[in-house]
RNA sequence: GGGCGAUUAACUCAGUUGGUAGAGUGCCACCUCGACAAGGUGGAAGUCGUUGGUUCGAGCCCAGUAUCGCCCA
Repeated sequence: GGGCGAUUAACUCAGUUGGUAGAGUGCCACCUCGACAAGGUGGAAGUCGUUGGUUCGAGCCCAGUAUCGCCCA
């Protein structure tokens, strides 16, 4: 230098053919318990790495760029 893959909540990851983003764990409140743990109910938390483009509409499509991993040179 070239190719491929990954990047989404604090962490680990889903997200179908483009149609208003979810789960588990963790966190907060309450219930339950003599207390803790476990369990139950509810809640908060996301500029979807980033910049731009296409579109009525982008996590998803296109281009650039950043970081990490693998391969080639």
A computed fold for a 73-nucleotide RNA from a Eubacteriales bacterium, annotated as transfer RNA. NCBI's taxonomy places the organism under Bacteria, Bacillati, Bacillota, Clostridia, Eubacteriales. It matches the Rfam family "tRNA". Rfam classes the family as a transfer RNA. Its mean pLDDT, the model's own confidence on a scale to 100, is 81.